[in-house]
RNA sequence: GCACGACAAAGGCAAACCCGCCGAAAGGCGGCGACGCAAAGCUACAGGGGCUACGGCGGACGUGAAGGAAUCCCGCUAUGCCAGCCAGUUGCCGAA
Numbered sequence: 001g002c003a004c005g006a007c008a009a010a011g012g013c014a015a016a017c018c019c020g021c022c023g024a025a026a027g028g029c030g031g032c033g034a035c036g037c038a039a040a041g042c043u044a045c046a047g048g049g050g051c052u053a054c055g056g057c058g059g060a061c062g063u064g065a066a067g068g069a070a071u072c073c074c075g076c077u078a079u080g081c082c083a084g085c086c087a088g089u090u091g092c093c094g095a096a
Stems, first nucleotide, its partner, number of pairs: 004094002012037002018031005035084001041089003047086002049082003055077005
């Protein structure tokens, strides 16, 4: 230096639930709390994957002589998110 990860040492993070705030939602932030984590540090258009659908587009329904619109319903859609899914990147410690 590259791997690797112990009943080591020192320190660190904090899932779910619940409460408050923001958001249409996904989700985020704070508090509480520890399920876990050797990167559970950082990176979210320009790697993969996942979540959501306010708005937009389409459909259906319906009305009518014809044409047209809105609500509800269905589908599509990221410009919104997720790093505690993989990935990329930086990095503490040192037994086998």
A computed fold for a 96-nucleotide RNA, annotated as c-di-GMP-I riboswitch aptamer. The sequence was found by an Rfam model in a public genome assembly. The model forms 95% of the base pairs in the Rfam consensus.